Glycine riboswitch aptamer from Nonomuraea soli, 99 nucleotides, folded computationally.
[in-house]
RNA sequence: UGAACCCGUGCGGGAGAGUGUCCUGACAAUCCGGUCAGGGCCCCUGAAGGAGCAAGCCCUCCCCGCGAACCUCUCAAGGCAAAGGACCGUACGGGCCAG
Numbered sequence: 001u002g003a004a005c006c007c008g009u010g011c012g013g014g015a016g017a018g019u020g021u022c023c024u025g026a027c028a029a030u031c032c033g034g035u036c037a038g039g040g041c042c043c044c045u046g047a048a049g050g051a052g053c054a055a056g057c058c059c060u061c062c063c064c065g066c067g068a069a070c071c072u073c074u075c076a077a078g079g080c081a082a083a084g085g086a087c088c089g090u091a092c093g094g095g096c097c098a099g
Stems, first nucleotide, its partner, number of pairs: 001099001005095009018042001020041008043079003049075001050073003056066002
């Protein structure tokens, strides 16, 4: 000096599924109705997080235990928009280290 890899931050991209129904509160209103927030019920989504496991590891062997994902579950979360968002790209900073 420094590739690859890992972490952080900024920027850009980034899917799915209900503007369901009932109720409560606030606002505004003559009424019907409306806006916002919250809760119950039913239905649904898979890409925060969480949980499950294959090979493999452990063990003389089995059991037990460890053990990944965008797979599975749907606890949590989400189902107009916004926000969030796994992941991808990029810039900078840090770590590690081959050369």

It was read from a public genome assembly, where an Rfam model found it. The model forms 91% of the base pairs in the Rfam consensus. Its mean pLDDT, the model's own confidence on a scale to 100, is 77.